Source information
This is a predicted structure of a 74-nucleotide RNA (transfer RNA) from Saccharimonadales bacterium (SeqCode). RNAcentral records the identical sequence in 2 taxa. NCBI's taxonomy places the organism under Bacteria, Bacteria candidate phyla, Candidatus Saccharimonadota, Candidatus Saccharimonadia, Saccharimonadales (SeqCode). Rfam family: tRNA. Rfam describes the family as follows. Transfer RNA (tRNA) molecules are approximately 80 nucleotides in length. The family's RNA type in Rfam is transfer RNA. RNAcentral holds the sequence, with entries from ENA and MGnify.
């Protein structure tokens, strides 16, 4: 230098053919339960879906450029 894959909550990830409230588990916080702790139950907080543009009535999803990580080739 060229090619491929990936980037979504603090962590690990799902998200179907683009369709209108962005989710799960673990973790965190509060409450209930206990003599206390753990477990369990209920609830809550936490996301500009890597960044910027484009297409579209509508983009996490399609397209372009860039950034970052990994792999392959030279």
């Nucleotide at each position: 230098g060229g090619g491929c894959u990936c980037g979504u909550a603090g962590c690990u990830c799902a998200g179907u053919u683009g369709g209108u409230u962005a989710g799960a588990g673990c973790g965190u916080u509060a409450c209930a339960u206990u003599g206390a702790c753990a477990u369990u139950g209920u609830a809550a907080a936490g996301g500009u879906c890597g960044a910027a543009g484009a297409u579209u009535c509508g983009a996490g999803u399609u397209c372009u450029u860039c950034c970052g990580a990994g792999c392959c080739c030279a």